[in-house]
């Protein structure tokens, strides 16, 4: 975009259109072809006159009119319906008919004489149930039938002429044949006239038949086909040509330019799409063919083998009296089925057209209207203007507000449309018939005939369009869509359910997508779905594609057919231009113009119709003909390389096996082993012998060949190929569908042959398992001959051929030219074979005079992935198998290049307590604490590999607490705020109870006043509301762990690329560092790094208490103690010092490392802080805060006890330990960081106590006093004196008390007495640490009424080790490979099981179609025959006969349906088999 279309919603009106696309299924009923009395005979019946009669009536006769029915003509072959069949001269188109016919029509000649004999209807009679039949009488015609004349008709013949391909034509002759019909009018005196009709001829028009060229559908998995077949002669038939029929002779005809079969199908103008070429597609209108229940026949007729005619045979419906008979809606209407689906049993012949007639007229389901259907086209309407309080109500927002929305109401118009009523065209032309003119012509008519003007009936639609008048906004708006693609959101609800979907996809609690609602957006009397068809698809490529790697180059030649094809010239004119000219129907489309108000509709004109035919012209190209030419191609002479291919002969060198010597214990073999082989003598080594099979070195991106391939040497036969100069043929070319012919392993025959190797098999190993990879062995096999396979990743994945288009640099082989002769160079070409490049190409990798660049001929293949190179046919093959070569289903994707991360049992370079070198530990035991688990009324919650577990917790007896029982409470334990009552609050006391609470008593009683009240507080009560540690960390802010103190992570501008994306950042070199430094298409910045902060190590200065005391005084029993002092210690503030700064060397004249000096500190001095750009939906809703849910007399509060401390067990992180580098007992010595009351802190001393502690109590809001002193390890000295469950260990458990606190049963630290458990250094496996560290060794603090073995700080002793980076882990950088991107925890492959889908085989089963054979043969047409009967015509007569015809029989060929057999083709359906797709 379009539709003959149907569904879902909805539907106001009008015009013009359309309307079983299924089932060429079956139909009830009605109509749809008749019509003429001016061709005939007449009738029933009606009318008038008469006459008679038994005068309501009848019959007769004349007259007029006269249905039906019949004879006769015309029609009925048109109109009208389908679309079965048909691939065909069936249709389009140009043409032929010299091979033909035309009824009715127009023109033009002639003719229309005179006869005859039946027949329907009707009358009687017969049979039948009907349809219907049959006999006998009578009768007409324009019905039949002789005759007569007759032509310029035909037919035959003679002679001639033209012009043809041909049955054309035309002139004289002669001979034959062949017609007819009347009615009408006016007239009657008629051989009358006139119209009509009939007959014969010529022409024309129409209309039909037959013939031809060229055109339009799919299949080769249809490749061979025809016997009347194909031609020819004689007959026959037709209107006519012809094998159209037939006899008879020929062997022909058609086919890869696709015959023959299949399977589709009416064809065309046109419709529809589409810029076009083109695809589709053939409804309606218009040509044209076929058909009319099925098949066959033919009659009549001008015309038919006839839709509403006949005969036959099937089927199938009705009627029957059972004997028989009837039908054919693919006419219009209408019914049944069928289907998603397709109208009214309507109205008229008014108009247009046909049929019949002289005409009036008749008849027409053509046609003209009208009904249904929004089925399509096109118009028109449902108001319009105004209207802000931007009204109510919706929706949405926390609120403010926003939107529906000028939209509604409201107000003020109009009135298409409707309703009522009313008027009104146009479709109608004209006929009869009437008036009029005018002509012919006086002929029997003139009142006649002939033209012609003007008058003059008639409407189905129709209650028409149109107009006009009144009423009154009055009657009339849906559908679909809002993720993107595509115009247009928001809320609730739902919660991977329900649901949506055209692609991609929404949906799993906050959905813009599903329902719904607001709003919006499209479109409008419709709108959306579904179907189809074309476009967009250059996605079949003529225009307009491709084939190194995306699907695609045939394994390779030779070649046939075809296709294309070098120079010059004459010449034909087939292609090809061009001019005329026919034809291309109309409609329709397209431009102009006109009519219906418009406009769809409709009218007129142009134009086109791109086609085909006929003719005049042109000759440049293509053909084609003749004639030449060398350049394409080839031939010959003179040469040259080469694993080029057969065949024969010969060589070594290995190997392996005999056979003999030497010789003695292993050999072989692997990661490492054994399986084997050897003391019956290997293996190693000398000799000799045998076999077969390959040819080391040369050997080389060297050569040869078409490809496949070819590698020892000689020789014989042979095939190509280059190159240089002649000579010669003269386009003798290229390409190649099919044929042909070669083809690597492997395999297969048939017969040799077998050394090595070596499938299959064995056997060892390896390994969870090893039907493998490794090892010992070993059959075909590899080999030869001669046959078949005929296929490979047969590849350059790159078809052959020829051209043309920069170059640089190897190499084979020639040739020529330079160089002093040769060799090597050098230049120049030819002809191979590599590599780098330009410009061109390409998606991009890439290719690039060996093109995949430009061009031209030819051939071959593609056309989404899987199903499948599978099924099936057919074909070759022994055989494996090859070729050819699908569907059905099924997916949204398979693929190709390249890019960025990721990863790898790739690669390179580096780091880092990551290995290794060490020191100590953990994993065994006690406990301590933390978690999994079990268990519990709870045992609250979180945290979970690394990166959870002495985590949150920096301290659970109660309280904390969020958990369990229980027992209360309900505006609340806590906040605001508003009404209302009450009262100060508070304080104390009693009762009860486990407490909370609950109920009572007593006190106490604020400010302002206007004396009513207010007003602050507080209590009750009522409402908003409070309250949640309830849920979601995958809504979430914020904070946090980790990678990770790794060194990386981005930009901005340029550039580079089609893009993504690179580059910068990559390299060379440093470094702890993306740290510098050089180098580059990069130049610059940024966030990290390091610095900058802070502790600490050295040092000036200034300052000088509580701190210090050298130097002066003073004083003790001592002590900076006291006066003073500021030197030092120390403390606080300022400063300063270090930067590779300096010297060598290294290095590239760098950055830089390496040593050295100096220096308190050397190369980042050393610790802290500090965490890029992200990863893990990482953790936390229970620290806080927050969307949303979710509770609301409870999930929310209070209390009282319990819980978190359970304990059969596992795990983690410490603590003491095992002992003698220890234990324990004296005595002695050296720190440092920190702490400490305004409500109760550090606590000296001194007293008590064995001790925890406790009395009492100085001092001290701290550089002043206190903890705090002996700080412990340490040192001095005693015991323990020997490896022990110990003078180790210190669990456990008993008893006695301390101290906090209401309150230490469940549950607390400490003390003290007794007690004295495991444990004698800890399997696999693992964890820390590189210097003031590990190790050990105390103090201190925070939390805290009390309660640390742990957290966090402090200082004191203080040590080994590091060769080094293969290797484990973890990371940084470059590179590679990739089918990973949720990125290796990654993709992924087969079986197996289940379930569903389509299919292939399939024993058979049941249909359909077609061949061949062969019975059987209706109707019927032809021919044949002469048994029956017989009106015209002829003979003959008086008739009768006879003849000639003719009809019914008869027989015969042909013959539809039927049948029998026999094989092909194609459906259905099937046990069972079989792989395939989905999940």
């Nucleotide at each position: 975009a379009a539709c003959g279309a149907a569904c879902g919603c909805u539907g106001g009106c009008g015009g013009c259109g359309c309307g079983u696309a299924u089932u060429a299924a079956g139909c009830a009923u009605g109509c749809a072809a008749g019509u003429c009395g001016g061709a005939c005979g007449g009738u029933a019946g009606g009318g008038a006159u008469c006459u008679c009669u038994u005068u309501u009536a009848g019959a007769g006769a004349u007259c007029c009119u006269g249905a039906g029915a019949g004879u006769g003509g015309c029609g009925a072959a048109c109109g009208g319906g389908u679309g079965a069949g048909u691939a065909a001269c069936a249709c389009g188109u140009a043409g032929g008919u010299g091979a033909u016919c035309u009824a009715c029509c127009u023109c033009u000649g002639g003719a229309u004489g005179g006869g005859g004999g039946a027949u329907a209807g009707u009358c009687c009679a017969u049979g039948g149930a009907a349809a219907c039949a049959u006999g006998g009488g009578g009768u007409a015609a324009u019905a039949c039938c002789g005759c007569a004349u007759g032509a310029g008709g035909c037919c035959c013949u003679a002679u001639g002429g033209g012009a043809u391909a041909a049955g054309c034509u035309u002139a004289u002759g002669g001979g034959g044949u062949g017609a007819a019909a009347g009615g009408c009018a006016c007239a009657a005196g008629a051989u009358g006239u006139g119209c009509u009709g009939u007959c014969u001829g010529g022409a024309g028009a129409u209309g039909a038949g037959c013939c031809u060229g060229c055109g339009g559908u799919c299949u080769a998995u249809u490749a061979g086909u025809u016997a009347g077949u194909u031609g020819g002669u004689g007959g026959g038939g037709u209107a006519a040509u012809g094998g159209c029929c037939u006899a008879c002779c020929a062997a022909g005809g058609c086919g890869a330019c696709g015959a023959u079969g299949g399977a589709u199908a009416g064809c065309c103008g046109g419709c529809c799409u589409g810029a076009g070429a083109g695809g589709g597609u053939g409804c309606a209108c218009g040509g044209u063919c076929a058909c009319a229940c099925u098949g066959g026949g033919a009659c009549u007729g001008a015309g038919a083998c006839a839709c509403g005619g006949c005969c036959c045979a099937g089927a199938c419906u009705c009627c029957u009296a059972c004997g028989g008979g009837a039908g054919g809606c693919a006419g219009c209407a209408g019914c049944u089925a069928a289907g998603a689906a397709u109208c009214u049993u309507c109205c008229g012949c008014a108009a247009u057209g046909g049929g019949c007639g002289c005409a009036a007229g008749c008849c027409u389901g053509a046609c003209g209207g009208a009904g249904c259907g929004a089925c399509g086209c096109c118009g028109c309407g449902u108001g319009a203007a105004u209207g802000a309080a931007g009204a109510a109500g919706g929706c949405c927002g926390u609120g403010a507000g926003g939107u529906u929305g000028u939209a509604a109401a409201g107000u003020u118009c109009u009135u298409u449309u409707c309703u009522u009523a009313g008027u009104g065209a146009a479709g109608a032309a004209u006929a009869a018939g009437g008036c009029g003119g005018g002509g012919a012509g006086u002929g029997g008519a003139a009142a006649g005939c002939c033209c012609u003007g003007c008058u003059g009936a008639u409407g189905a639609c129709g209650u028409u369009a149109g107009c006009u008048a009144a009423g009154g906004a009055a009657u009339a708006a849906g559908c679909c869509c809002c993720g993107g693609c595509c115009a247009a959101u928001u809320a609730c609800g739902u919660g991977c359910c329900a649901g949506c979907a055209g692609c991609c996809g929404c949906g799993g609690u906050a959905a813009c997508a599903c329902g719904u609602a607001u709003g919006g957006g499209g479109c409008g009397a419709g709108c959306g779905u579904u179907g189809u068809u074309c476009g967009g698809a250059a996605u079949u490529a003529u225009u307009g594609g491709g084939c190194g790697u995306a699907a695609a180059g045939g394994g390779c030649g030779u070649g046939u057919a075809g296709g294309c094809g070098g120079u010059u010239u004459a010449g034909a004119a087939a292609g090809c231009c061009u001019g005329g000219u026919g034809u291309g129907a109309a409609a329709g489309g397209c431009u102009c113009c006109g009519g219906c108000u418009c406009g769809a509709c409709c009218g007129g004109a142009g134009a086109a119709c791109u086609g085909c035919g006929c003719u005049g012209g042109g000759a440049a190209c293509u053909u084609c003909u003749g004639a030449a030419c060398u350049g394409g191609a080839g031939u010959u002479u003179a040469g040259g390389a080469g694993a080029g291919g057969g065949a024969g002969c010969u060589g070594g060198a290995a190997u392996u096996c005999c056979u003999g010597g030497u010789g003695u214990a292993g050999g072989g073999g692997u990661g490492a082993a054994a399986u084997c082989u050897g003391u019956a003598g290997a293996u190693a080594u000398c000799a000799g012998g045998a076999a077969g099979a390959a040819c080391a070195c040369c050997g080389g991106u060297g050569g040869c060949g078409a490809a496949g391939g070819c590698g020892a040497g000689c020789u014989c036969c042979u095939g190509g190929c280059c190159a240089u100069a002649g000579a010669c043929u003269g386009a003798c070319g290229c390409u190649g569908a099919g044929g042909c012919g070669c083809g690597a392993a492997a395999g297969c025959g048939u017969g040799g042959g077998g050394a090595g190797c070596g499938a299959a098999c064995a056997g060892g190993a390896u390994u969870a398992g090893a039907u493998a990879c490794c090892c010992u062995g070993g059959u075909a096999g590899u080999c030869c001959a001669c046959g078949c396979u005929g296929u490979a990743a047969a590849c350059g994945a790159u078809g052959u051929g020829c051209a043309c288009u920069g170059g640089g640099u190897g190499u084979u082989g020639g040739u020529g030219c330079u160089u002093a002769a040769g060799a090597a160079g050098g230049c120049a070409u030819c002809a191979g074979u590599g590599c780098c490049g330009c410009a061109g190409c390409u998606a991009a990798c890439g290719c690039g005079u060996u093109a995949a660049g430009u061009g031209c001929a030819c051939c071959g293949c593609c056309u989404g992935g899987g199903g499948a190179g599978u099924a099936u046919g057919c074909u070759c093959g022994c055989a494996a198998g090859g070729g050819u070569g699908a569907a059905a289903c099924u997916c949204a994707a398979a693929g190709g290049a390249a890019u960025u991360g990721a990863c790898g049992g790739g690669g390179g370079c580096c780091c880092g307590c990551a290995c290794a070198a060490g020191c100590g530990g953990u994993g065994g035991a006690g406990c301590a604490u933390g978690u999994g688990g079990u268990u519990u009324a709870a045992u609250u919650c979180g945290a979970u590999g690394a990166u959870a577990c002495g985590c949150g917790a920096g301290g659970a007896a109660c309280c904390u607490u969020a958990c369990c029982a229980g027992g209360g409470u309900u505006u609340g334990a806590c906040a605001u705020g508003u009404g209302c009552a009450u009262g100060a609050c508070g304080g104390u006391c009693u009762g009860u109870g486990a407490g909370a609470g609950c109920a009572g008593g007593c006190u106490u009683u604020c400010u302002c006043u206007g004396a009513u009240g207010a007003g602050a507080c507080a209590u009750g009560u009522a409402c908003a509301c409070a309250g949640g540690u309830g849920c979601u960390g995958c809504a979430u802010g914020g904070u946090u762990g980790u990678c990770g103190u790794c060194a990386g992570c981005u930009c901005g501008u340029g550039u580079c690329g089609u893009g993504a994306g690179a580059u910068g950042u990559u390299g060379g070199g440093u470094u702890a560092a993306g740290u510098c430094c050089c180098g580059c298409a990069a130049c610059g910045a940024g966030c990290g790094c390091a610095a900058c902060c802070c502790c600490u190590a050295c040092u000036g200065u200034c300052u000088g208490u509580u701190g210090c005391c050298a130097g002066c005084a003073g004083g003790u029993a001592a002590u900076g103690c006291u006066g003073g002092g500021g030197a030092c210690u120390c403390a606080g503030g300022c400063g300063g010092a270090a930067c590779u700064g300096c010297c060598g060397g290294u290095g590239a004249c760098a950055a830089a490392c390496c040593g050295g000096a100096g220096g308190a500190a050397g190369g980042u001095g050393g610790g802290g802080a500090u965490g890029a750009c992200g990863u893990c939906a990482a953790a936390u809703c229970a620290u806080c805060a927050u969307g949303g849910c979710c509770c609301u007399u409870a999930u929310g509060u209070c209390c009282u006890g319990g819980g978190c401390u359970a304990c059969a067990c596992a795990c983690g992180u410490g603590c003491u330990a095992c002992a003698a580098u220890g234990g324990u007992c004296g005595g002695u010595a050296c720190a440092g960081c920190g702490c400490g009351c305004c409500c109760u802190g550090c606590g000296a001393a001194a007293c008590g106590g064995c001790g925890a502690c406790g009395u009492u109590a100085a001092g001290c809001u701290a550089a002043u006093c206190g903890c705090u002193u002996u700080a412990a390890a340490g040192c001095c000295g005693g015991c323990c004196u020997u490896a022990a469950g110990u003078u180790c260990g210190g669990a456990u458990u008993g008893g006695a008390g301390u101290c906090u606190g209401a309150a230490a049963c469940u549950c607390g630290a400490c003390u003290c007495c007794a007690u004295g458990a495991a444990g004698u250094u800890g399997g696999a496996a693992u964890c820390g640490c590189u210097a003031g560290u590990a190790a050990u060794c105390g103090c201190g603090c925070a939390u805290c009424a009390g309660g640390a073995u742990g957290g966090c700080g402090c200082g004191g002793u203080g040590a080994a080790u590091a060769c080094g980076u293969u290797c484990c882990c973890g990371g940084g950088c470059c590179u590679u490979g990739u089918a990973c991107a949720c990125a290796c925890c990654g993709c992924c492959c087969g079986u197996c099981a289940c379930a569903c889908c389509a299919c292939c085989c399939g024993a058979g089963u049941u249909g359909g179609g077609g061949g061949u054979a062969c019975c059987c043969g209706a109707a019927g047409u032809c021919g044949c025959u002469a048994g029956u009967c017989u009106a015209a015509c002829c003979u003959u007569u008086a008739a009768a006969a006879g003849g000639g015809g003719g009809a019914c029989g008869g027989c015969g060929c042909c013959g539809a349906a039927g049948g029998u057999a026999u094989g092909c083709c194609u459906g259905g359906u099937a046990a069972g088999g079989g792989g395939g797709g989905u999940g």
This is a predicted structure of a 1479-nucleotide RNA (small-subunit ribosomal RNA) from an uncultured bacterium. The prediction has a mean pLDDT of 82. The RNAcentral record of the sequence draws on ENA and SILVA. Rfam family: Bacterial small subunit ribosomal RNA.